Description:
Predicted 3D model of RNase P RNA and transfer RNA as a complex of 423 nucleotides. It holds a member of the Rfam family "Bacterial RNase P class A". Rfam's curators write: Ribonuclease P (RNase P) is a ubiquitous endoribonuclease, found in archaea, bacteria and eukarya as well as chloroplasts and mitochondria. Gene Ontology terms of the family: tRNA processing, dimeric ribonuclease P complex and ribonuclease P activity.
RNA sequence: GGAGUCAGCCAGGCAAUCGCGCUUGUUCGCAAGCGAGGAAAGUCCGGGCUUCAAUGGGCAGGGUGCCAGGUAACGCCUGGGCGGUGUGAGCCGACGGACAGUGCAACAGAGAAUAGACCGCCGAUGGCCCGCAAGGGAACAGGUAAGGGUGAAACGGUGCGGUAAGAGCGCACCGCGCAACUGGUAACAGUUUGUGGCACGGUAAACCCCACCCGAAGCAAGGCCAAAUAGGGGUGCAUUAGGUGUGGCCCGCACUGCACCCGGGUAGGCCGCUUGAGGGGUUUGGCGACAAACCUCCCAGAUGAAUGAUUGUCCGCGACAGAACCCGGCUUAUCGGCUGACUCCUUAU
RNA sequence: GCAGCGGUAGCUCAGUGGUAGAGCAACCGAAACUCAUCGGUAGGUCGUUGGUUCGACUCCAGCCCGUUGCUCCU
Numbered sequence: 001g002g003a004g005u006c007a008g009c010c011a012g013g014c015a016a017u018c019g020c021g022c023u024u025g026u027u028c029g030c031a032a033g034c035g036a037g038g039a040a041a042g043u044c045c046g047g048g049c050u051u052c053a054a055u056g057g058g059c060a061g062g063g064u065g066c067c068a069g070g071u072a073a074c075g076c077c078u079g080g081g082c083g084g085u086g087u088g089a090g091c092c093g094a095c096g097g098a099c100a101g102u103g104c105a106a107c108a109g110a111g112a113a114u115a116g117a118c119c120g121c122c123g124a125u126g127g128c129c130c131g132c133a134a135g136g137g138a139a140c141a142g143g144u145a146a147g148g149g150u151g152a153a154a155c156g157g158u159g160c161g162g163u164a165a166g167a168g169c170g171c172a173c174c175g176c177g178c179a180a181c182u183g184g185u186a187a188c189a190g191u192u193u194g195u196g197g198c199a200c201g202g203u204a205a206a207c208c209c210c211a212c213c214c215g216a217a218g219c220a221a222g223g224c225c226a227a228a229u230a231g232g233g234g235u236g237c238a239u240u241a242g243g244u245g246u247g248g249c250c251c252g253c254a255c256u257g258c259a260c261c262c263g264g265g266u267a268g269g270c271c272g273c274u275u276g277a278g279g280g281g282u283u284u285g286g287c288g289a290c291a292a293a294c295c296u297c298c299c300a301g302a303u304g305a306a307u308g309a310u311u312g313u314c315c316g317c318g319a320c321a322g323a324a325c326c327c328g329g330c331u332u333a334u335c336g337g338c339u340g341a342c343u344c345c346u347u348a349u
Numbered sequence: 350g351c352a353g354c355g356g357u358a359g360c361u362c363a364g365u366g367g368u369a370g371a372g373c374a375a376c377c378g379a380a381a382c383u384c385a386u387c388g389g390u391a392g393g394u395c396g397u398u399g400g401u402u403c404g405a406c407u408c409c410a411g412c413c414c415g416u417u418g419c420u421c422c423u
Stems, first nucleotide, its partner, number of pairs: 001345010012314007020035006037320001041331002044329005049218004056251004061214005066080005081095001082093004096209002101207002103203002118148002120144003125141002128137003156174006175198001176196005181190003222271004232262006242256004263423003278297008315318001350419007359373004367403001375390005396412005
C1' cells in the first nucleotide's frame, strides 16, 4: 500500500416562526418542562401483570435436545467440546437415541436389510463325454461377493499369503466397536493398554424411546362510577348418572340452568397506564455472558388517537421506518459514515 | 391491539412423502352462421426463500399476500 474478518457507535445538524399531545404553575392572557425506534415491524419465543374457587391431581397434547454456566424466564446469551468450511483472522451447525420396538426406501437392478448369483470367475468334490492309462473336454449338480453392471444407498479399505476360484479364511497396517487407564466438573480427548475379525448401512424436520420444561386465556385482560330499557320473543339441549363455572378428557371443588338466533338499551368517564428484572457512571468479582455495592437521572402515555409545517443556513443531500399494558430476546428491513482489534498478500528497513 | 384460517391451471376446489388432477372456462374439429351436444388439445417456478430426505404440493424454519372473529348491559 492492497484485500478482508470481527466488535461497537451515529442515523442529517443548528436557528427562527406557526401548530399538536401530556405534566406542572397560573394574574386564565399564558409560561415552563418533556415528546418515537434500532428496529417502535413480524407477532416467532420467553417473562411480568390480570382473570378463571384454592389452578388441585391424572391422562392426552405441546415444546426443547452435545456439555457447563448466565438469566425473572427462554427456542436467547456466554464459555467449552465435536463436525464442516476458509491460506488466515474467523464463520456455519434442529448437534440425544437407529442392538427398546414398529414402519419406509418410487424407478432401475439378480438382490434394498437375518442380503443377493444377471454377466463374469471356478468347477477341487459328485455325476457326464473322449481316452488302455496318464490326462483332456464340456459346464449338470454346485462353489464364489475379488471384477462388471443397477442405484441416493449393495453388508470395512490397501497389500501379502491362501484357494479349484474366492472370501477377515489367515496375517500386517489403516479404520471401527467394546473395556480399562489417564486428563477434564462435564461434553469429550489420547503416538496409552487390552480385546473383538467386524457381529453394528440410511431415515427419528416417520411413529417412537430417553431426559428436562409447560394449567388456560389475554389490557377488546380486568376493576369502578354514571346513563338507559321491552330484564322481551323464538329454537335447541338438560332437568340431578344432567348442565354451567375459559383448558381436549376424567377426577376433585363450587354453583344451579345453558347455547344460538331475533329484538331492545348504552356506546360517556375513571383506574389499569407507565418508576421499570429502568438509563448513565465508578469500583469490585468473573475468561465471559453477567452479578454486587455506591453515586446520579426521570426519559411519550394518546383514545379519531400528538410528535408536524414553512423559511434560512451548513455538510457527505439524508436509508428502513411511526409507540398503544410493559419488559428480555430472535427474525426481517435499512443511503451512508465513524472508531477499535485482528488476519492474509506485497514492498521497504 | 389480540386471536384464528388460507395461498395448487383463467375461476372453484381435490391431492398429506414416490412422474400434479377434477369441474367450469379457453382453443380446434364434427359441410356453412349461432346455440346445444360429442370428440380432441393446450395451459402449473404448487405464494416465495432456505433446510431435512435418495426423493417435498406434502415435513421444518424465515419472509410476502389475502381473509375471518373479538366491547358492555338485557
Notes
Model confidence (mean pLDDT): 82 of 100.